Molecule: small-subunit ribosomal RNA
Organism: uncultured bacterium
RNA sequence: UUCGCGAGUGGCGAACGGGUGAGUAAUGCAUCGGAACGUACCCAGUCGUGGGGGAUAACUACGCGAAAGCGUGGCUAAUACCGCAUACGCCCUGAGGGGGAAAGCGGGGGACCUUCGGGCCUCGCGCGAUUGGAGCGGCUGAUGUCGGAUUAGCUGGUUGGUGGGGUAAAGGCCUACCAAGGCGACGAUCCGUAGCGGGUCUGAGAGGAUGAUCCGCCACACUGGGACUGAGACACGGCCCAGACUCCUACGGGAGGCAGCAGUGGGGAAUUUUGGACAAUGGGGGCAACCCUGAUCCAGCCAUGCCGCGUGAGUGAAGAAGGCCUUCGGGUUGUAAAGCUCUUUCAGACGGAAAGAAAUCGCCAUUUUGAAUACGGAUGGUGGAUGACGGUACUGUCAGAAGAAGCACCGGCUAACUACGUGCCAGCAGCCGCGGUAAUACGAGGGGCCCGAGCGUUAAUCGGAAUCACUGGGCUUAAAGGGUGCGCAGGCGGACUCGAAAGCGUCUUGUGAAAGCCCCCGGCUCAACCGGGGAACAGCGGGGCGAACUUCGAGUCUUGAGGCAGGUAGGGGCGGAUGGAACUGUCGGUGGAGCGGUGGAAUGCGUAGAUAUCGACAGGAACGCCGAUGGCGAAGGCAGUCCGCUGGGCCUGUCCUGACGCUCAGGCACGAAAGCGUGGGGAGCAAACAGGAUUAGAUACCCUGGUAGUCCACGCCGUAAACGAUGCACACUAGAUCGGAGUGGCUCUCAUGCCUUUCCGGUCGAAGCAAAAGCGCUAAGUGUGCCGCCUGGGGAGUACGGUCGCAAGGCUAAAACUCAAAGGAAUUGACGGGGGCUCACACAAGCGGUGGAGCAUGUUGCUUAAUUCGAGGCAACGCGAAGAACCUUACCUGGGCUUGACAUGCACGGAUUAACUCCCUGAAAGGGGAGCCACGCCCGCAAGGGUGGAACGUGCACAGGUGUUGCAUGGCUGUCGUCAGCUCGUGCUGUGAAGUGUCGGGUUAAGUCCCUUAACGAGCGCAACCCCUGUCGCUAGUUGCUAACGGGUAAUGCCGAGGACUCUAGCGAGACUGCCGGUGUCAAACCGGAGGAAGGUGGGGAUGACGUCAAGUCCUCAUGGCCCUUAUGUCCAGGGAUGCUAACGUGCUACAAUGGCGCGUACAGAGCGAAGCGAGGCCGCGAGGCGGAGCAAAUCGCAAAAAGCGCGCCCCAGUUCGGAUUGCAGGCUGCAACUCGCCUGCAUGAAGCCGGAAUCGCUAGUAAUCGGAGAUCAGCUACGCUCCGGUGAAUACGUUCCUGAGCCUUGUACACACCGCCCGUCACGUCAUGGAAGCCGGGAGUGCCCGAAGUCACGGUAUCUCAGCCGUGCCCACGGCAAGCUCGGUGACUGGGACGAAGUCGUAACAAGGUAGCCGUAGGAGAACCUGCGGUUGGAACACCUCCUUA
Repeated sequence: UUCGCGAGUGGCGAACGGGUGAGUAAUGCAUCGGAACGUACCCAGUCGUGGGGGAUAACUACGCGAAAGCGUGGCUAAUACCGCAUACGCCCUGAGGGGGAAAGCGGGGGACCUUCGGGCCUCGCGCGAUUGGAGCGGCUGAUGUCGGAUUAGCUGGUUGGUGGGGUAAAGGCCUACCAAGGCGACGAUCCGUAGCGGGUCUGAGAGGAUGAUCCGCCACACUGGGACUGAGACACGGCCCAGACUCCUACGGGAGGCAGCAGUGGGGAAUUUUGGACAAUGGGGGCAACCCUGAUCCAGCCAUGCCGCGUGAGUGAAGAAGGCCUUCGGGUUGUAAAGCUCUUUCAGACGGAAAGAAAUCGCCAUUUUGAAUACGGAUGGUGGAUGACGGUACUGUCAGAAGAAGCACCGGCUAACUACGUGCCAGCAGCCGCGGUAAUACGAGGGGCCCGAGCGUUAAUCGGAAUCACUGGGCUUAAAGGGUGCGCAGGCGGACUCGAAAGCGUCUUGUGAAAGCCCCCGGCUCAACCGGGGAACAGCGGGGCGAACUUCGAGUCUUGAGGCAGGUAGGGGCGGAUGGAACUGUCGGUGGAGCGGUGGAAUGCGUAGAUAUCGACAGGAACGCCGAUGGCGAAGGCAGUCCGCUGGGCCUGUCCUGACGCUCAGGCACGAAAGCGUGGGGAGCAAACAGGAUUAGAUACCCUGGUAGUCCACGCCGUAAACGAUGCACACUAGAUCGGAGUGGCUCUCAUGCCUUUCCGGUCGAAGCAAAAGCGCUAAGUGUGCCGCCUGGGGAGUACGGUCGCAAGGCUAAAACUCAAAGGAAUUGACGGGGGCUCACACAAGCGGUGGAGCAUGUUGCUUAAUUCGAGGCAACGCGAAGAACCUUACCUGGGCUUGACAUGCACGGAUUAACUCCCUGAAAGGGGAGCCACGCCCGCAAGGGUGGAACGUGCACAGGUGUUGCAUGGCUGUCGUCAGCUCGUGCUGUGAAGUGUCGGGUUAAGUCCCUUAACGAGCGCAACCCCUGUCGCUAGUUGCUAACGGGUAAUGCCGAGGACUCUAGCGAGACUGCCGGUGUCAAACCGGAGGAAGGUGGGGAUGACGUCAAGUCCUCAUGGCCCUUAUGUCCAGGGAUGCUAACGUGCUACAAUGGCGCGUACAGAGCGAAGCGAGGCCGCGAGGCGGAGCAAAUCGCAAAAAGCGCGCCCCAGUUCGGAUUGCAGGCUGCAACUCGCCUGCAUGAAGCCGGAAUCGCUAGUAAUCGGAGAUCAGCUACGCUCCGGUGAAUACGUUCCUGAGCCUUGUACACACCGCCCGUCACGUCAUGGAAGCCGGGAGUGCCCGAAGUCACGGUAUCUCAGCCGUGCCCACGGCAAGCUCGGUGACUGGGACGAAGUCGUAACAAGGUAGCCGUAGGAGAACCUGCGGUUGGAACACCUCCUUA
């Protein structure tokens, strides 16, 4: 000396970049403007850069401190600092003047000079002054920018002015004084929430929601305050102070701020690496090299998103195995797999290998600057260097289908179905809803469907949602018209002319950043992604033009509005006066026992004289007739008459004003009844209250009383179903008709009537509207203007807050929570203590019963080992049972069997074990045993052998079940009901459900028929056709019949014979409202009549529509599922179903004289009969026995019919009634009559003397009464059931009532349909919420105290000045005190609310809901509620009136 490193001085940067969204509702942001400003670095221009001075870090010496750090002395430099000079321009100015700068460093160089450093020249970088620019920044105006009015008033530097200060700059930005302003319903103030925009998501759009990533702006940097420096900060990685927190400490004192990048802890459902590099892009510094840069570029982690790719392709039917299902055939998984043939992306292995990087830099050339071929700049050429990612993208080769599929779902919405398990359990669920034994809904299997490296779930936003409706909704009844008017603000506003140009239209221009969206082109293999270009960004600003409309200004007009004149109707309002009737009371008279009241009564009044009646008087309230469908009023509302005062309407005239109008948030006024205050008044009525009734109760309805109140005056209240559930105003859009008030015209009369026009009040209706009902010139139609209101139900018109009120309470008005609806209109049904019409033994009129007795029988209950099961109002209960001693039999006890009592198949055995006969045991079943014996075929003479099957044995499949589910079913049946109904096609009406037809007028037994008719037809039902019966005929004539003839008998159709009669049984006839009369719509039909055996369906039967009751039956049968399988099957014996305190149903027999008993005597029909009916005869008192003729039946038998009739007895009595019960003796059936049969005889001789409440049957050959037969069956508990005939009535005025039914209509909150629905208290559980003595916390403000740091001001100090230092003052963070405000949490207790399968009390509402309901108000009451007053119809029914339509 150079280079490197380090500290320091100095310069620039550090105000950028990066992060975050706490605060902020405007001091912000967005868009478009503005003027009084600043600007370092950059660009352009002009000028300058002269000459001096004194310090101070570093360094050094010493000292203090634990540390952080600090102090003192000494030395030194600068582009650090300070003067001097100069100053075009710059700043100030009193316009004369005054003031103010600078810095050098480096490169190159010829002459000249030199103290040899250099000067000098030049270039580069700097520096000073100034002007302009660019970009950036500060300030400011307008417009826009969330929710709450349960925040309505806010404001003192507040608003403005003047002076001053301050700032870069306008300004109350600050200060002094003056004035008293400023903001606010176009939402001030306050509270809550929030960074704003470009954009993003969604949406057709308009909108709605949002503000991650990227871009712009703002704000913030531990919390609060403050200034400093600087061009720029009140400063994220600066300073000071205060506070909270953390750390260090020697306790004296210090340090710190990740909302930078990583990373840690915590919180949380949840969010990454303490990575690489400055290679690129960008930033700062530097002349540059270069340095710095968690900006940035890359890498790592995460399926978080978007995009792309793979997990293989082809072939492959025996449609493999396995799984699952199955109708057992099969189907499905499924070409799926395997197998065969290929391919190799991605992953793996080994290689190759980019782009991103050309600038800076060097060299050359040209050019520029310059004296210069130096340096520097510009341009061109050329050269070399530089890669974090990363050996990455890309690519070659190799091997091999090799390493690579899941998730949700399958009831509907919504693509995708089956089997099993489970059994309102376990569970699912987005909504509807699934699950209680057949679950496509739970679980899991098989299968399927959707998507796929994803799929689901959760959370969120928009959409659908016209469901806040600007586009684009509504308000009679669904939520919604303010109770009514007046009216300020506001909104809207008639005709004509001129002007302006704010709105409006058009053109142009500026802006609307970029990115994004959209279109085109291009780059990564494609895409996502990226690049380029375009379009767009409905906005805002400037300018030009236009003038129809709106607006504004000016002028005019009369039609809107108002005025004036003349009429006119009226319960319009207020005040005063007055009247009669009624009522109550008082007095008097008459009178004498009741009155009153009700469904019926009672309380009450009355012999102290009521009620009644007459007279007189008093009082209060309301005003009959007129009177209405009527009138007036803004609404509420208004009624005797007269007078006074007063508002409004309408008509006519068209004279005046000249848009003066419409609507109306707030506001003001009015506002029924009840209620409140004060004072009056008080007859009647009448909350409360009392009593009487009713009732289960009756805090009600009914009755007797009765107080507030009702009335008046004054003052409050301010609500009603204050309703036309319909805001006001204006205009337009067919008519008809009625009523009220006027005007004009015609006829003008016996009466008046008619026409026109205006206003008002109604009804019906065209178009139109409406969800419909309905509305319809009085709109709910078509339009305009303005106001009010609605946005699912409940909670709730409630709480809190505010406000009004004397109070009651009014107005305003939520939320939590909860539900899947709540509603409207209409439809079809069903129902009604709704209506009309009409039927039915439904009632009534009758006759006989039941309910009382005894017995029979069924049932319940009880009992039992079992008393098998089913049937349960009508429509279970003499029912299944038309036959329970065993059997039946399903039950119980006990004993047995196990391929079974019964069926089919297979395998094996094998010919004796079966059958048959017999023995032992046993109650039997069963068990054990013996005897005996075959059959077909083949071979064979035979013996015998083989084989086969029946049968048997063993084993396996299976049988079997009266076990369960009638709520899984078929079939069958009951019932409404033999009621007259139930439907369809086409058409028509209606948005539709649906209606019409099928309704209406007649008529019928009938939806039977007729007429009418937007219906016309048809079907199932009705009727008829079928059977029996009633008359006649024909045919036929035995077993039936017998008139005539003949025969015969004691007698008889007994015989011949006959078909006449009866009858039998087949076919016909007959009856059809056909005929006559009347009524009726010239109808249907009805009434009467004739004829007829029968007359209006002649009588009876069979026949049962669509459907209802989850009616009955799994125990007739059939059958799905489930269950049992040495038993829930099967066999046997015995028992039970017959048990008996009680209750009920159905019957029988009776209670007697219309009877009982005895004797005599007459007349049916329909059935049945061979394991049967059984005659005559004989025996027995009898049941019955013996016996057997006849008869498979018009032949024989059962068989006598009985009541009846005749005669006689009984004589009103528990009997000569009645026959239960019991005893004895018998008979019959049957294996067997003990439990547990029937019958007979003798004896016994109960209850019962006609039946309470209640209830049943029957209308004519019926009821009643009398007997006969049959099924089942050995017999019979049969008095049951079914059929048959005999005798044989009474009554029906009539449809009010009870029951049931049909049709029409009406109401409905019912629809599993009135056995419906449903309200409130109370009790229990859960949940959210209000109040509450208080307690706790947050927020903001006010007043006072204190007052750090700091700016500013002032004072002091250093010889002067300044800095500094000291002090003071103002302001002021934090902190403290005080009284309040506000928000939240919590709180003993308390209020209601919501919800919760089966709690209590009642029955309020829905029908006339059994007292019509509801609204307001007041009182009362366990509760729903009740009562008073006023209102309303969103009340049924009936009558009358009015109106409408048609004639």